[in-house]
Molecule: SAM riboswitch aptamer (S box leader)
Organism: Pinibacter aurantiacus
RNA sequence: UACUUAUCAAGAAAGGCUGAGGGACAUGGCCCUUUGAAGCCUUGGCAACCUGCAAUUCGAUUCACAUCGAAGAAGUAAGGUGCCAAUUCCACCCCGAUGGAUUUUAUUCGGGACAGAUAAGUC
Numbered sequence: 001u002a003c004u005u006a007u008c009a010a011g012a013a014a015g016g017c018u019g020a021g022g023g024a025c026a027u028g029g030c031c032c033u034u035u036g037a038a039g040c041c042u043u044g045g046c047a048a049c050c051u052g053c054a055a056u057u058c059g060a061u062u063c064a065c066a067u068c069g070a071a072g073a074a075g076u077a078a079g080g081u082g083c084c085a086a087u088u089c090c091a092c093c094c095c096g097a098u099g100g101a102u103u104u105u106a107u108u109c110g111g112g113a114c115a116g117a118u119a120a121g122u123c
Stems, first nucleotide, its partner, number of pairs: 002122007013043005021032003027091003044084003049080002052076002056071006088115001093112005
């Protein structure tokens, strides 16, 4: 870098350095921001993807205790990541519903696709 699978409506911020932008990309909207953006560092926290532990359950052996194997919680959090404004901020493309005064068309809602993020795995 590419591919596969899963998840994406919940959750969690202070300090230091620095100094103007930021919310992935194009466009539009909306928002954050000198009461300090982005970035870097420190500390703290969230979560439970991987992993460890593990209540418990099942199976084998045994008179029994026990041992071995498998699974493993609305469990736990030591380790590997990740994350800590707004649904992945929203829309864009397709479908369905809704529907204002007349045909295309507004509005609102739902589903899907695309793209993206994170984890685990494969080459």